[in-house]
RNA sequence: GUUGAUCCUGCGGGAGAUCACUGCUCGAGGGAUUCGCGUAAGUCAUGCAAGUCUAUGCUUCGGCAUGGCGGAAGGCUCAGUAACACGUCAGUAAUCUACCCUUAGGUGUGGCAUAACCUCGCGAAAGUGAGGAUAAUUCCACAUAGGCGGCGCAUGCUGGAAUGCAGCGCCGCUCAAAGCUUCGGCGCCUAAGGAUGAGCUGGCGGCAGAUUAGCUUGUUGGUGGUGUAAUGGACCACCAAGGCGACGAUCUGUAAGGGGGGUGAGAGCCCGAGCCCUGAGAAGGACACUGAGACAAGGGUCCUAGCUCUACGGAGUGCAGCAGACGCGAAUCCUCUACAAUGCACGCAAGUGUGAUAGGGGGAUCCCUCGUGCUGGCGUUAUGCGUCAGCUUUUUUAGAGCGUAGAUUGCUCUAAGAAUAAGGGGUGGGCAAGACCGGUGCCAGCCGCCGCGGUAAUCCCGGCGCCCCAAGUGGUGAUCACGUUUAUUGGGCCUAAAGCAUCCGUAGCCAGCCAACUAAGUUUCCAGUUAAAUCUAGCAGCCUAACUGUUAGCCCGCUGGAAAUACUGGUAGCUUGAGACCGAGAGGAGCUAGAGGAAUGCCGUGGGGAGUGGUAAAAUGCUGUAAUCCACGGUGGACCAUCAGUGGCGAAGGCGUCUAGCUAGAACGGGUCUGACGGUCAGGGAUGAAAGCUAGGGGAGCAAACAGGAUUAGAUACCCUGGUAGUCCUAGCUGUAAACGCUGCCUGUUUGGUGUUGUGCAUCCUUCGAGGGUGUGCAGCGCCGUAGCGAAGGUGUUAAACAGGCCGCCUGGGGAGUACGGUCGCAAGGCUGAAACUUAAAGGAAUAGGCGGGGGAGUACUACAAGGGGUGCUUGCUGCGGUUUAAUUGGAUUAUACGCCCGGAACCUUACCAGCGGCGACAGCAGAAUGAAGGUCAGCCUGAAUGGCUCACUCGACGCGCUGAGAAGUGUUGCAUGGCCGCCGUCAGCUCGUGCUGUGAAGUGUUCGGUUAAGUCCGAGAACGAGCAAGACCUGCGUCUCUAAUUGCUACCUAGCUUUUUGGAGUUAGGGCACAUUGGAGAGACUGCAUGGGUAACCAUGAGGAAGGUGCAGGCCACGGUAGGUCAGUAUGACCUGAAUCCGCUGGGCUACACGCGGCAGGCAAUGGUUGAUACAACGGGAUGCAACUCCGAAAGGAGAAGCUAAUCCCUUAAAGUUAAUCUUGUCUGAAUCGAGGGCUGCAACCCGCCCUCGUGAAAGCGAAAUCCCUAGUAAACGUGCGUUAGCAUCGUGCGUCGAAUACGUCCCUGUUCCUUGCACUCACUGCCUGUCAACUCAUCCAAGUGAGGUUUGGAUGAGGCUUUAUCAUUGGUAGAGUCGAAUCUGAGCUUCGUGAGGCGGAGUAAGUCAACACAAGGUA
Repeated sequence: GUUGAUCCUGCGGGAGAUCACUGCUCGAGGGAUUCGCGUAAGUCAUGCAAGUCUAUGCUUCGGCAUGGCGGAAGGCUCAGUAACACGUCAGUAAUCUACCCUUAGGUGUGGCAUAACCUCGCGAAAGUGAGGAUAAUUCCACAUAGGCGGCGCAUGCUGGAAUGCAGCGCCGCUCAAAGCUUCGGCGCCUAAGGAUGAGCUGGCGGCAGAUUAGCUUGUUGGUGGUGUAAUGGACCACCAAGGCGACGAUCUGUAAGGGGGGUGAGAGCCCGAGCCCUGAGAAGGACACUGAGACAAGGGUCCUAGCUCUACGGAGUGCAGCAGACGCGAAUCCUCUACAAUGCACGCAAGUGUGAUAGGGGGAUCCCUCGUGCUGGCGUUAUGCGUCAGCUUUUUUAGAGCGUAGAUUGCUCUAAGAAUAAGGGGUGGGCAAGACCGGUGCCAGCCGCCGCGGUAAUCCCGGCGCCCCAAGUGGUGAUCACGUUUAUUGGGCCUAAAGCAUCCGUAGCCAGCCAACUAAGUUUCCAGUUAAAUCUAGCAGCCUAACUGUUAGCCCGCUGGAAAUACUGGUAGCUUGAGACCGAGAGGAGCUAGAGGAAUGCCGUGGGGAGUGGUAAAAUGCUGUAAUCCACGGUGGACCAUCAGUGGCGAAGGCGUCUAGCUAGAACGGGUCUGACGGUCAGGGAUGAAAGCUAGGGGAGCAAACAGGAUUAGAUACCCUGGUAGUCCUAGCUGUAAACGCUGCCUGUUUGGUGUUGUGCAUCCUUCGAGGGUGUGCAGCGCCGUAGCGAAGGUGUUAAACAGGCCGCCUGGGGAGUACGGUCGCAAGGCUGAAACUUAAAGGAAUAGGCGGGGGAGUACUACAAGGGGUGCUUGCUGCGGUUUAAUUGGAUUAUACGCCCGGAACCUUACCAGCGGCGACAGCAGAAUGAAGGUCAGCCUGAAUGGCUCACUCGACGCGCUGAGAAGUGUUGCAUGGCCGCCGUCAGCUCGUGCUGUGAAGUGUUCGGUUAAGUCCGAGAACGAGCAAGACCUGCGUCUCUAAUUGCUACCUAGCUUUUUGGAGUUAGGGCACAUUGGAGAGACUGCAUGGGUAACCAUGAGGAAGGUGCAGGCCACGGUAGGUCAGUAUGACCUGAAUCCGCUGGGCUACACGCGGCAGGCAAUGGUUGAUACAACGGGAUGCAACUCCGAAAGGAGAAGCUAAUCCCUUAAAGUUAAUCUUGUCUGAAUCGAGGGCUGCAACCCGCCCUCGUGAAAGCGAAAUCCCUAGUAAACGUGCGUUAGCAUCGUGCGUCGAAUACGUCCCUGUUCCUUGCACUCACUGCCUGUCAACUCAUCCAAGUGAGGUUUGGAUGAGGCUUUAUCAUUGGUAGAGUCGAAUCUGAGCUUCGUGAGGCGGAGUAAGUCAACACAAGGUA
């Protein structure tokens, strides 16, 4: 590090130590058992690594040869070997041992040769032959001593045991010596003993595979021989048929073994380089000789494969010795010095030899120690840096001495001089150290793991800072630890991986009670051994340390002896475990036979006469040859309703009508018998649903396959009509299932409650039945629960608790229960059962959400229902898309874009297009008194303007030519942001504190029963309270009271004027504030009252009241979500442009038009149109303004103009309505379109404004699918004001006028809230996810074959050795026989590896295709 979060299981990664290689870097010294071990026991040029000796002869005095001893040691390597190879303990009564030591004895007499040398020959060489001469410690003969064997005798000694040793007698066989001398000695021979070294034998120990289960013929043993130092099938002849193996033989793979090393708390695990011990090997293989010792490799012979020389006839050679070379590789040094020391060989010795060894050189290979400076002054950007002066001198350089075989190694002293000496890795988390700068922009790259990088990278690349270690520091690979992820210590198996389908049972393991004996196991003690080094501890020596020395411990093992007796084992009993016996019952237990029953189908007869059948709806099908339907009869197969029950039986699978027979098991009761007879079980055996297979029957119904009909985009399915295997029986096979309680069997222990089956006992009732009730035992079968356990869910005397015994199984996911092999099967297939490769998770339980074509409850006119009116049709307006265009600026896109931003584009606006023009603060640098920028007159360029250029005059200091930088930006990013807004939401929710529950996420509260518009309130309740929302609150309207009175009102009073039909009416002024109105302050409504229901909250009805249950309408409207919208309203980070993406101007465009969509307006007409007359509003606005009124005009409008800074004046005639008349179908409906003429605004109405008049008079006759709004002063209808404005309103937003219908419900559709349920979703169903096909990559597997190796067994050839015979010219040769036998050729078998056309599947891969199989009832569980 799996999750949104949690707990668990589980693996992946990181942090430690050690080893090898490697990147970067590098000062010194000491120490080291350090350095081609890992790959090639590959091949080797050159030099060296084994000689020595007066015993002897010769000599050119160098040496050569004979002879003796030594070349079997030392040194190197680890190929082979799974074995008495090694380790350890024993044995040798089955053996040998040169040199060395001890003891005893001896060393007499003779003889023949030969090398070197000389002469001659062959050969390229290596070498070799012939002849001649000679010596010895060479060789031979004899003597003496001696040795060996056999037989017999009576004994003795050692010992666990005589086969040993010793004695006597007889016989047989064999048979020793060497000298030299300096006279000291050194040698030689025999025998016995010792020491040392070796051979052989035995016990025990240490490895992987059963996908290796049987192996073995000299094999196992015996007798007799051969051979050896010696036992032995070691070998031979004969005889017997044995021997080994599940305690793992045989086979295969791997490997030198040990002391020890690494790691670890330990137990362990891994390793066996270096040092020590043992073994083995010397290019691959075989063989003997010599010798005390070899089957010897720096000796020999032969074969094989290489290499070298050659005169082609022949010769030579073996670094796994020291250096060194090539090769191999990631990977490992000098062709050094010396025998001075320690050893070894020879020698009397001197001495000689020694790549053993001792030293040096190279390598940061390991361990240890030290250093890379210190002090002061000055300067400075000041924990620092620079510079100057002083101090010190380990290291550096130089000199001298000591030391050394010799040293340039080392040690001591002296001099100079801070000089000569710091890097590597990291800096997101794990994990110490940057929220620093620049670059990059899912690119380049980083990253052990998780993860960074898509324009603000603390993760990349640099800089700076910081952190860690330090002459080192990182990387890669490996081992151990971490890992209790192999669990002996110390794990698990209901659901995470894991209990065999079930039982029986062999080996094995385990096993009740009592007593005595024994002492095998066990425990204690003693003795021997367990090499040294290593390790641990103390002490000591190098200045310290590493290192070294010394002492002690350890070495957990093996062997022998003594003791103990708890437990285990052995020997005897017991009865409680187990089994047997007896009794009365229970049971769908099994097998066989017989009997019965309703129904389906079919057949027959009769009735009947048109449909039937089937489905969501249909159709296929059946039916006039009479169906379906009814009645009766018959046939045939299968099955066994009700009873029937978390009831019974069985080991499990499984078992259900009745009767009989046979068979088995369990429980209860009795307590007669046996006497631990038991438990569990690897292998093994038996049983084992369904499907399937073989053979023979049977076949009614059902029904894979198949056919047809539907459904569907398709439908190889779901649905329907048919229908074959099969289902059934008999005899066999198969051997598997979610064969599940996903829970192995047995025994014991540990609180309970309740039910049920069988049986016993007690008691009561009784219909007296084989009945019933209650209580209590035993044995089952269920439910709930304590403790405990468990990750939780849960389990809980039927354990998943606590213990014991035995078996099976598991060790991340996938690949894969696959491949190969084996085995079983007729086949299908079963059992056993991997790896390569791939992957960081896969998984369990529970939690919170979200979701469901799950459930329940509530709720809403952006839901339905009941209604009203629309949209969708036509024309127009308007917005959007699309298209077009130089431009048709940009944004907004389901609900939540589309009369939206825009509250109104002719210019402006304006951001777009075309053209023209303009602009750089500040800093630096070119330029500038040889005159900068600027001003004025004139001319030229242009459509115009600006501007440029020229000329003249004037002025007098700056300066856009360049580089940075800036102003500006409606340029980009709303996914960097603020603010504001839309929608969820006309919702009723969202949280907190304390407490409690849970390991925890979290839950509880917020749930439940009622109720409400409401988480509104009431009651219950491990909760008690609180907050934000809701409500309360604020504004307006409705009623009343008080107060105030101008521009409002004016009942009433007074006065004037006008008019009059004399009743009055109108108007003005003054009083007045009753009414109305306007402002202000209050009151009022609270389920308060009554009745009914209800525990209550509350509900229903009623009264009163202006208003009644939130009075009505608004405002406000939570936690949050939607990366919703807006960078183009403003603000703002970052990026970009910067003389253009900035600024200005002219013109154009945003107004285009084949089309599609949204929203509106007018319509299609009589509830109407037109004309005339006539009635009633409210809210508002007005100085750039509203404009009365008068005149002109047919009208739009024009000319004058009072009043009004507005409760005063104006806009301001409201319209629908009422009334009268008229009109009747494309119309006197409808108004689009077009023509003509006017008006207004404005610089300007062509693109492109509005209005008026006349003329023209299109579509359209109520609108498919679909869809919108609305519950009362609402919908609908009607006009009107205002906003924007120069002008332009079918828009938006107010206002009033007229004024309904329907519901008083429901959750069906659409949504939403709560509870619950399932989930493999959490980016949350627009989710997740599977497979084929197509593309690329990778590793297996199969495969006709093909190539190479290993091994076994035949055949052929057969170097050479050994034994033996014969013979000869006998230190030897030749020939033959037998036997062993390397090597080569060839046949066959087994096995391993490589390669292989093609093929099957598997794994992986940002965005391919098709389908929709799984997860929700996933839409057929």
Predicted 3D model of a 1421-nucleotide RNA (small-subunit ribosomal RNA) from a metagenome. The prediction has a mean pLDDT of 80. The RNAcentral record of the sequence draws on SILVA.